[in-house]
Molecule: c-di-GMP-I riboswitch aptamer
RNA sequence: AUACGCCAAGAGCAAAUCUGCCAAAAGGCAGAGACGCAAAGCCAUAGGAUCUAAGGUGCUGGUUAAAGCGCUAUGACAGCCUGGCUGCCGAU
Numbered sequence: 001a002u003a004c005g006c007c008a009a010g011a012g013c014a015a016a017u018c019u020g021c022c023a024a025a026a027g028g029c030a031g032a033g034a035c036g037c038a039a040a041g042c043c044a045u046a047g048g049a050u051c052u053a054a055g056g057u058g059c060u061g062g063u064u065a066a067a068g069c070g071c072u073a074u075g076a077c078a079g080c081c082u083g084g085c086u087g088c089c090g091a092u
Stems, first nucleotide, its partner, number of pairs: 004090002012037002017032006035079001041085003046082003050076002055072006
C1' cells in the first nucleotide's frame, strides 16, 4: 500500500417508537430512544428496485361542478442492490 474483518482497543452512527417543526404526500430536520451497522461517512446529475402523486394526463361522474379511479417524478430513499469518492483500528 492492496485485500480482508474470526481478535483487541479507542471512538462513531442510530431502526422502530414518542414529541415538536417542515412537506400535498413519500419523507426530512431537531430532541428523546437503540434494532442494528466496519463504511449505517458522502454522492439521487451513475444504473436498477422501492415509496409518494402536488402538478400533468386519461377515464368515471354529471350540476360549466364536487368527488373517485388509472397512469406519470420533475419529489423521496445512500439503513434495498450494484457503482463512484473518502476514512478509523489491526487478529491474519